[in-house]
A computed fold for a 349-nucleotide part of an RNA from an uncultured bacterium, annotated as small-subunit ribosomal RNA, central domain. The RNAcentral record of the full RNA draws on ENA and SILVA. Model confidence (mean pLDDT): 87 of 100.
Context: one part of a larger RNA
RNA sequence: CUGGGUGUAAAGGGCGAGUAGACGGCGUUACAAGUCAGAUGUGAAAACUUGGGGCUCAACCUCAAGACUGCAUCUGAAACUGUAAUGCUAGAGUGCAGGAGAGGAAAGUGGAAUUCCUAGUGUAGCGGUGAAAUGCGUAGAUAUUAGGAGGAACACCAGUGGCGAAGGCGACUUUCUGGACUGUAACUGACGCUGAGGCACGAAAGCGUGGGGAGCAAACAGGAUUAGAUACCCUGGUAGUCCACGCUGUAAACAAUGAGUACUAGGUGUAGGGGGUUACAAGCCUUCUGUGCCGCAGUAAACACAAUAAGUACUCCGCCUGGGGAGUACGGUCGCAAGAUUAAAACUC
Numbered sequence: 001c002u003g004g005g006u007g008u009a010a011a012g013g014g015c016g017a018g019u020a021g022a023c024g025g026c027g028u029u030a031c032a033a034g035u036c037a038g039a040u041g042u043g044a045a046a047a048c049u050u051g052g053g054g055c056u057c058a059a060c061c062u063c064a065a066g067a068c069u070g071c072a073u074c075u076g077a078a079a080c081u082g083u084a085a086u087g088c089u090a091g092a093g094u095g096c097a098g099g100a101g102a103g104g105a106a107a108g109u110g111g112a113a114u115u116c117c118u119a120g121u122g123u124a125g126c127g128g129u130g131a132a133a134u135g136c137g138u139a140g141a142u143a144u145u146a147g148g149a150g151g152a153a154c155a156c157c158a159g160u161g162g163c164g165a166a167g168g169c170g171a172c173u174u175u176c177u178g179g180a181c182u183g184u185a186a187c188u189g190a191c192g193c194u195g196a197g198g199c200a201c202g203a204a205a206g207c208g209u210g211g212g213g214a215g216c217a218a219a220c221a222g223g224a225u226u227a228g229a230u231a232c233c234c235u236g237g238u239a240g241u242c243c244a245c246g247c248u249g250u251a252a253a254c255a256a257u258g259a260g261u262a263c264u265a266g267g268u269g270u271a272g273g274g275g276g277u278u279a280c281a282a283g284c285c286u287u288c289u290g291u292g293c294c295g296c297a298g299u300a301a302a303c304a305c306a307a308u309a310a311g312u313a314c315u316c317c318g319c320c321u322g323g324g325g326a327g328u329a330c331g332g333u334c335g336c337a338a339g340a341u342u343a344a345a346a347c348u349c
Stems, first nucleotide, its partner, number of pairs: 004320003007303002012317001014201001016199001021194001023192001025088007033081002035077008048066007091191001092188003095184004103177007110154001115149007125136002162169002206247006215241002220236004258316006266294012298305002322349003331342004
């Protein structure tokens, strides 16, 4: 490279918008680059193939034809690809009318609870465990009542419910703001799909600077347990968890399933819309979009998947090629660091 793969055996990039590139709807006309047909020239000889001939045969030698699948020029064809022009509306987008939503950012507000402080009542215990002890408490704890402070998270509603590209998003109000969906068919007229590199986003932990610190809690200390116990259990407790700005760029970043388009039995839920019937209701019928379960064909090594495909096809990208060594070394790039990314070989089975 070919061929074969990529849910679980090795393998889908964490995710998006998008550059180059690849691929691309329905007509008409023109050109003739690709494509196709014919002709001419050339494609040395030898070799090769076929048919003859010569050494007694053969190897070998020799004659003729073919072939040399190519290249150039000329003439022609116009279906397909391409290019140019022109038109269309089924793809894509815009407008208009609507309802839904924890989508994002900022500001403000709220109640429950934990902790702490002050004061009252009140007295000897509280707490904790398998059982205990460390710990707290006569300097008045725990319990209870009132007042105050502060931080963090938002019970019920809550739902294999919703929204978002993914990460993710859950009290309430306001402001700013992104997207999807339904209906309509007024407008644009292929404006599309994918996307190497580059760019943006990206849980938790971690890092820098400055705040904040209630609860929880790596590290750490003590008490237990135990043969030991650098643990599991208990009492404490610092980073951190929170906020602002910046960095890091990784996860079982998972549906372990890349994106797009078209097609291919049914059944049953659920969420947001539309239409019909009825009476503007309920119900029923139908339709679009999302999200579940079951299941036929088909697929699959099996498990299973099955219109949200792992089915049938097409387009584009990423990735895989025995186990270990190793996602390591070296070098490069990035980073404050931690480290990330790119990524071997010897050797060995």